[in-house]
RNA sequence: AGAGUCGGCCGGACAGUCGCUGUUUUGCCUUAGGGUAGAAGAGAGGAAAGUCCGGGCUCCAUUGGGCAGAGUGCCAGGUAAUGCCUGGGAGGCGCGAGUCUACGGAAAGUGCCACAGAAAAUAUACCGCCCAGCCCCUCAUCGAGGGGCUGGGUAAGGGUGAAAUGGUGCGGUAAGAGCGCACCGCGCGACUGGCAACAGGCGUGGCAGGGCAAACCCCACUCGGAGCAAGAUCAAAUAGGGGGACAGACGCGUGGCCCGCGCGGUUCCCGGGUAGAUCGCUCGAGCCGUAAGGUGACUUGCGGCCUAGAUGAAUGACUGUUCGCGACAGAACCCGGCUUACAGGCCGACUCUUUUC
Numbered sequence: 001a002g003a004g005u006c007g008g009c010c011g012g013a014c015a016g017u018c019g020c021u022g023u024u025u026u027g028c029c030u031u032a033g034g035g036u037a038g039a040a041g042a043g044a045g046g047a048a049a050g051u052c053c054g055g056g057c058u059c060c061a062u063u064g065g066g067c068a069g070a071g072u073g074c075c076a077g078g079u080a081a082u083g084c085c086u087g088g089g090a091g092g093c094g095c096g097a098g099u100c101u102a103c104g105g106a107a108a109g110u111g112c113c114a115c116a117g118a119a120a121a122u123a124u125a126c127c128g129c130c131c132a133g134c135c136c137c138u139c140a141u142c143g144a145g146g147g148g149c150u151g152g153g154u155a156a157g158g159g160u161g162a163a164a165u166g167g168u169g170c171g172g173u174a175a176g177a178g179c180g181c182a183c184c185g186c187g188c189g190a191c192u193g194g195c196a197a198c199a200g201g202c203g204u205g206g207c208a209g210g211g212c213a214a215a216c217c218c219c220a221c222u223c224g225g226a227g228c229a230a231g232a233u234c235a236a237a238u239a240g241g242g243g244g245a246c247a248g249a250c251g252c253g254u255g256g257c258c259c260g261c262g263c264g265g266u267u268c269c270c271g272g273g274u275a276g277a278u279c280g281c282u283c284g285a286g287c288c289g290u291a292a293g294g295u296g297a298c299u300u301g302c303g304g305c306c307u308a309g310a311u312g313a314a315u316g317a318c319u320g321u322u323c324g325c326g327a328c329a330g331a332a333c334c335c336g337g338c339u340u341a342c343a344g345g346c347c348g349a350c351u352c353u354u355u356u357c
Stems, first nucleotide, its partner, number of pairs: 001353010012322007020043002023040007045328001049339002052337005057227004069223005074088005089103001090101004104218002109216002111212003126158002128154012166184006185207001186205004191200003231279004241270006250264005286305008323326001
């Protein structure tokens, strides 16, 4: 200098004027709820988004267990919790910095494996190779060579496929074959190291039935439901309800009649809960700084700070200066994650190649 890998940060700036939504405060008015005028200070994001996970909070449900259903799936740790994060293991990719992985079980069972191919799983013989028998031909005569048919052996070679029953080499054999041996791979066993996943060497077994579980399934673990329009308080109105007081005169029903009983009246209270109002609502697993512990995620101590809270729902408009002329995008109970969108810019760590000193 070029090419790259990872991590972090910013998301036009400054000033003025006028508005809008909360908070605090002062004056005035007030029916004590508040109203009004002024002042001070605050007022969207890194994703406020998708609503995909996990929690807080609220209500409902809940003796315990099972089935069904859903999810997760190497190990350890972090956390309120997680399917998130950190560190590690194994495997894939990359020269490398790094990066990706639903990464338990295929010998419980079921199922699937297009096309091609003999055969895709109870394995199997298309070509080829080898052996035996029979027939034919040639050389030529105790034989050799070639061809055909039949029977058998063989997975070394060819061919098909994404995938073909461990790989390479030597021996062996009629030809072959873990048939035997060496190395590699694989299974099993104990040992060593590690909390573990796992790794290492040693011994042992000729090797054991290909793949797919993001196919059903099996195994292990986790999971009650609904969600701030949750829910709570006050409470005009209204239906039905309960109780007291007054009236006890009358009507209706029951009954042959009387008493009795029931219903019907007025008023008050309780209760009810609609409109409406208030709370929930923003001080919180909070933010910033610093110190310590830890490889790290993170945790702890100390100090400082208060940083939107609306409910037709504010966060805007105009002017001036300036720059590189501004992307994706707008809170609605809160928080931790993940994912997705994003003009442009800044910083740090590291890798590879080339050149120069």
The RNA shown here (Bacterial RNase P class A) has 357 nucleotides and comes from Methylotuvimicrobium sp. KM1. A source record names the gene rnpB. Its mean pLDDT, the model's own confidence on a scale to 100, is 76. Its Rfam family is "Bacterial RNase P class A". It is annotated as a ribozyme. Its family is annotated with ribonuclease P activity, tRNA processing and dimeric ribonuclease P complex in the Gene Ontology. The RNAcentral record of the sequence draws on ENA.